[in-house]
RNA sequence: GGUCGGGUCCUGUGCAACGGACGCCCGAGAAUCAGGUCAGGGUCGGAAGACAGCAGCCUUCAUCGGAAACGUCUGAGUGCCGCAGACCACCUGGCCGUC
Numbered sequence: 001g002g003u004c005g006g007g008u009c010c011u012g013u014g015c016a017a018c019g020g021a022c023g024c025c026c027g028a029g030a031a032u033c034a035g036g037u038c039a040g041g042g043u044c045g046g047a048a049g050a051c052a053g054c055a056g057c058c059u060u061c062a063u064c065g066g067a068a069a070c071g072u073c074u075g076a077g078u079g080c081c082g083c084a085g086a087c088c089a090c091c092u093g094g095c096c097g098u099c
Base pairs, nucleotide, nucleotide: 001096002095003094004093005092006091007090008089010085011084012083013082014081015079016078018075019074020073021072022071023070025066026065027064028063034059035058036057037056042051043050044049
């Protein structure tokens, strides 16, 4: 010097951890034009009963709050992680040639 390769670096991509949002789960939650049950009282009826239905109670919508894990989406100069590519630069190994 040539050639082949490896590493750093660059690009793309996959995976993992981390962050965020949502879902799941729990709790709260109807004053009123959510539903159910409807004491008292009311209406109809000769009566038996029926009807509507306030309060209360229950279930819950919107909504709010909350611990971990899980799931979905997303994110970033996270990872000496994997794969591929591009090789300007740096480091390094083998072989050949030359001094």
This is a predicted structure of a 99-nucleotide RNA (Bacterial small signal recognition particle RNA) from an Ilumatobacteraceae bacterium. The sequence was found by an Rfam model in a public genome assembly. It matches the Rfam family "Bacterial small signal recognition particle RNA". From the family's description: The signal recognition particle (SRP) is a universally conserved ribonucleoprotein involved in the co-translational targeting of proteins to membranes. The coordinates come from a structure-prediction model, not an experiment, and the mean pLDDT is 76. The model forms 96% of the base pairs in the Rfam consensus. Lineage of the source: Bacteria > Bacillati > Acidimicrobiia > Acidimicrobiales > Ilumatobacteraceae.